[in-house]
Context: one part of a larger RNA
RNA sequence: CUGGGCGUAAAGGGCGUCUAGGUGGACUGGUAAGUCAGAUGUGAAAGCCCUCGGCUCAACCGAGGAAGUGCACCUGAAACUACCAGACUUGAGUACUGGAGGGGACAGCGGAAUUCCUGGUGUAGAGGUGAAAUUCGUAGAUAUCAGGAGGAACACCAGUGGCGAAGGCGGCUGUCUGGCCAGAUACUGACACUGAAGCGCGAAAGCAUGGGGAGCGAACAGGAUUAGAUACCCUGGUAGUCCAUGCCGUAAACGUUGGGCACUAGGUGUGGGGUCUAGCUAACAGAUUCCGUGCCGUAGCUAACGCAUUAAGUGCCCCGCCUGGGGAGUACGGCCGCAAGGCUAAAACUC
Numbered sequence: 001c002u003g004g005g006c007g008u009a010a011a012g013g014g015c016g017u018c019u020a021g022g023u024g025g026a027c028u029g030g031u032a033a034g035u036c037a038g039a040u041g042u043g044a045a046a047g048c049c050c051u052c053g054g055c056u057c058a059a060c061c062g063a064g065g066a067a068g069u070g071c072a073c074c075u076g077a078a079a080c081u082a083c084c085a086g087a088c089u090u091g092a093g094u095a096c097u098g099g100a101g102g103g104g105a106c107a108g109c110g111g112a113a114u115u116c117c118u119g120g121u122g123u124a125g126a127g128g129u130g131a132a133a134u135u136c137g138u139a140g141a142u143a144u145c146a147g148g149a150g151g152a153a154c155a156c157c158a159g160u161g162g163c164g165a166a167g168g169c170g171g172c173u174g175u176c177u178g179g180c181c182a183g184a185u186a187c188u189g190a191c192a193c194u195g196a197a198g199c200g201c202g203a204a205a206g207c208a209u210g211g212g213g214a215g216c217g218a219a220c221a222g223g224a225u226u227a228g229a230u231a232c233c234c235u236g237g238u239a240g241u242c243c244a245u246g247c248c249g250u251a252a253a254c255g256u257u258g259g260g261c262a263c264u265a266g267g268u269g270u271g272g273g274g275u276c277u278a279g280c281u282a283a284c285a286g287a288u289u290c291c292g293u294g295c296c297g298u299a300g301c302u303a304a305c306g307c308a309u310u311a312a313g314u315g316c317c318c319c320g321c322c323u324g325g326g327g328a329g330u331a332c333g334g335c336c337g338c339a340a341g342g343c344u345a346a347a348a349c350u351c
Base pairs, nucleotide, nucleotide: 003323004322005321006320007305008304012319014201015200016199017198021194022193023192025088027086028085029084030083031082033081034080035077036076037075038074040072041071042070049065050064051063052062053061054060091191092188093187094186095185096183097182098181099180103177104176105175106174107173108172109171110154115149116148117147118146119145120144121143125136126135162169163168206247207246208245209244210243211242215241216240220236221235222234223233258318259317260316261315262314263313266296267295268294269293270292271291272290273289274288275287276286277285300307301306324351325350326349333344334343335342336341
């Protein structure tokens, strides 16, 4: 010396699930593959190293010795790893009793609002803007009242509050269904962690077929603005946005921070549960404990910013990824896709 890294400099896979593989709690006995000790053989010569010697010295050369990480085999050791057998309960799981929740799927229902239609009242404007105009309106608009139609979204509650692996999830009710938390016992007895491939899920936009279409609204048309205005503003408006089924598989898919376990000051909010204290019950309050979610902060870490028991601290295990900028997430090839395109992924050249 046997690499350094990944919050913001290049770098955490969008998320889950599982296979191979890697890794793995505590005890007893055994085996001896790894491991360790000793012995033997081998490890060509030359070279390196040591001693002696030959050329007047040296380089060079000669002789002897030593060394030779390795390999094979034998004997032995049994702490650790492994394997076999047995036993354990703290990791993991199951059963039980409670609990919170916009977790998911399907069906039904509700009110406010927008738009449209019909009718009533009513008359000259309405709308829109910085100001206007396009636009709508005497064929009666805007405003207002009553009735009807239809689609989409669910004000307040609502909260750095909840749930979910992530994407994401918000009116109400029902049915089906996943996960999570707490408590007290009983049971299984390491059944665990991670996870290349594989498989599944995956916002928005987009695609296919069929429906639906109120509002909004790419494209498009017109009006303005302007030197121009293929924009920002205004009037319209098609795809789309919605539903069903099937594709697509991407994102600033972000905490720009992979997962698991353990350890390492505290303070203060908040969500869910338990125990204790006081109180008639209770709301409530205090103490404590488990799980989640924020803020502040010590040690430590960090280039700094900052992170700080929800770590970016201290360690271990497993996966993914980075290796100067551009060329380029491109070409070519392969795989996938109806297409759009996606995944994998260079080089020349250049600075």
Molecule: small-subunit ribosomal RNA, central domain
Organism: uncultured bacterium